Predicted 3D model of a 71-nucleotide RNA (transfer RNA) from a Patescibacteria group bacterium. It matches the Rfam family "tRNA". Rfam describes the family as follows. Transfer RNA (tRNA) molecules are approximately 80 nucleotides in length. It was read from a public genome assembly.

């Protein structure tokens, strides 16, 4: 320099173009004498900026960042 893949919640993942989902963390609350452990509930998230659609994490272009291949 040239290719490819990857970006979703604190963290590690899911999501046929049609409510973003799960599990581990956190916060309440119940049970305890009190901690744990159960259970219920609750905040929190689609790297970034265009486009296409009625409708985009999902398609299509560009940016940025992470890994990786070839030179």
């Nucleotide at each position: 320099g040239g290719g490819g893949a990857c970006a979703u919640a604190g963290u590690a993942a899911a999501a046929u173009g049609g409510c973003a989902u799960u599990a581990c963390g956190c916060a309440g609350c119940a049970u305890u004498c009190g901690c744990a452990u159960u259970g219920c509930u609750g905040a929190a998230g689609u790297c970034c900026g265009g486009g296409u659609u009625c409708a985009a994490c999902u398609c299509c272009c560009g940016g940025u960042g992470u890994c990786u291949c070839c030179a």

The prediction has a mean pLDDT of 86.